[in-house]
RNA sequence: GAAGCGGGCCGAAUGAUCGCCGGCCGGGAUUUCCGGCCGGAGGAAAGUCCGAGCUCCACCGGGCAGGGCGCUGGGUAACGCCCAGGGGGGGUGACCCCCGGAGAGUGCCACAGAAAGCAGACCGCCCCGUUUUCGGGGUAAGGGUGAAAGGGUGAGGUAAGAGCUCACCAGGUCCGGCGGCGACGCCGGAGGCUAGGUAAACCCCGCCCGGAGCAAGACCAAAUAGGGGGGCGUUCGAGGGCGGCCCGUCCGAAGCCCCCGGGUAGGUCGCUGGAGGGUCCGGGUAACCGGGCCCCUAGAGGAAUGAUCAUUGUCCCGCCCGUCGGGCGACCGGGGCGGGGAACAGAACUCGGCUUACAGGCCUCUUCCUCA
RNA sequence: GCCCCCGUAGCUCAGUGGAUAGAGCGACGGAUUCCUAAUCCGCAGGUCGCAGGUUCGAUCCCUGCCGGGGGUACCA
Numbered sequence: 001g002a003a004g005c006g007g008g009c010c011g012a013a014u015g016a017u018c019g020c021c022g023g024c025c026g027g028g029a030u031u032u033c034c035g036g037c038c039g040g041a042g043g044a045a046a047g048u049c050c051g052a053g054c055u056c057c058a059c060c061g062g063g064c065a066g067g068g069c070g071c072u073g074g075g076u077a078a079c080g081c082c083c084a085g086g087g088g089g090g091g092u093g094a095c096c097c098c099c100g101g102a103g104a105g106u107g108c109c110a111c112a113g114a115a116a117g118c119a120g121a122c123c124g125c126c127c128c129g130u131u132u133u134c135g136g137g138g139u140a141a142g143g144g145u146g147a148a149a150g151g152g153u154g155a156g157g158u159a160a161g162a163g164c165u166c167a168c169c170a171g172g173u174c175c176g177g178c179g180g181c182g183a184c185g186c187c188g189g190a191g192g193c194u195a196g197g198u199a200a201a202c203c204c205c206g207c208c209c210g211g212a213g214c215a216a217g218a219c220c221a222a223a224u225a226g227g228g229g230g231g232c233g234u235u236c237g238a239g240g241g242c243g244g245c246c247c248g249u250c251c252g253a254a255g256c257c258c259c260c261g262g263g264u265a266g267g268u269c270g271c272u273g274g275a276g277g278g279u280c281c282g283g284g285u286a287a288c289c290g291g292g293c294c295c296c297u298a299g300a301g302g303a304a305u306g307a308u309c310a311u312u313g314u315c316c317c318g319c320c321c322g323u324c325g326g327g328c329g330a331c332c333g334g335g336g337c338g339g340g341g342a343a344c345a346g347a348a349c350u351c352g353g354c355u356u357a358c359a360g361g362c363c364u365c366u367u368c369c370u371c372a
Numbered sequence: 373g374c375c376c377c378c379g380u381a382g383c384u385c386a387g388u389g390g391a392u393a394g395a396g397c398g399a400c401g402g403a404u405u406c407c408u409a410a411u412c413c414g415c416a417g418g419u420c421g422c423a424g425g426u427u428c429g430a431u432c433c434c435u436g437c438c439g440g441g442g443g444u445a446c447c448a
Base pairs, nucleotide, nucleotide: 001368002367003366004365006364007363008362009361010360012312013311014310015309016308017307018306020040021039022038023037024036025035026034027033042344046355047354049353050352051351052350053349054213055212056211057210066209067208068207069206070205071085072084073083074082075081086099087098088097089096090095100204101203105202106201107198108197109196122143123142124139125138126137127136128135129134151169152168153167154166155165156164170194171193173190174189175188176187177186178185179184217269218268219267220266227260228259229258230257231256232255239251240250241249242248276295277294278293279292280291281290282289283288315340316339317338318337319336320335321334324333325332326331373444374443375442376441377440378439379438382397383396384395385394390428400414401413402412403411421437422436423435424434425433
């Protein structure tokens, strides 16, 4: 210097003006308006894919059904997440990906092929009958088909062959020893054990799961209409109209008034200080845990956090350099001027994760090339 | 917020592990007609929404995205 479906991090800064939302204070004839001060999005706030807190409902306990998860050990409030390890696979490498059981049972393995699941005889090879043909039998070494054909090489053996037998190699099972908490690894031995794949097919084994979700839920509480209670009243006339009261007059054969309770509209709370963050120390390989100190800064209603300008910084493009450095040179570094771009996206009860999107930049690691 | 369904040819839909994915309508070409419609014959047309994975093999099974549609909520 180049490359890297290697790992991690950041996500422009400052100021001015005009606005938006929330809180506090002050003022005004206080639904609201004006002024001042303070605060106001993210690494993913997203998708809503997991796990929790919280709230209400249900609940003696257990099981079935249904769903989810799945190597081992640890972390955690919990998890399908994270850390460390084991086994397998990929990559030159940094590093990345996968994970119970197919020796419980059932199903499936199209096409091709003779045969596809307690295997199988198409060609070939061998034996017999017959003898160009053909028929019966043996044979899985060879050919051919397929994603997959029942270990591999060699020797013996045989009519020809075959773990049929033997030697070595590969794998698996069982037994024993050693190491490890464990997954598992290493060593030795036995018996020819070599009957495949698929559980993101049914299933088996182990573990987990009651349901709903802040529009959860709690409190305050109009008008109207129901409910409960009390009082008054039905020509002995309650009540209403005639602008306040009395008289009067009119309407009025029937309801009227008061209290209580549920509850709607509406309002308040839930509502943001929390499994919170930063730093230091200690424990631990790590995830993480414990302690000290410091800091908290959105919390509304279908929903505010914006726009413009200036300066600076980063990146890209173009032009210039007679006086800078390297190179023969193209050019590179450096300097100056001008122009352009800056993503993905936006809180809605709150956390822990995962996944997905992302201009540009930084750190680190790996491989290759060049120079010293 | 909580949940459900769908995406296959231009349109409406089948296909739920097996080779080269089908049907109707439509489009195109031809025949018929003076011309058109109807009718008849022929023919083309597909990243199965996208990307990974499981499998010998994926439209189908699993996971993650993208797009579209629908249901429900409070009180009595």
Predicted 3D model of RNase P RNA and transfer RNA as a complex of 448 nucleotides. It holds a member of the Rfam family "Bacterial RNase P class A". It is annotated as a ribozyme. From the family's description: Ribonuclease P (RNase P) is a ubiquitous endoribonuclease, found in archaea, bacteria and eukarya as well as chloroplasts and mitochondria. Rfam links the family to the GO terms tRNA processing, ribonuclease P activity and dimeric ribonuclease P complex.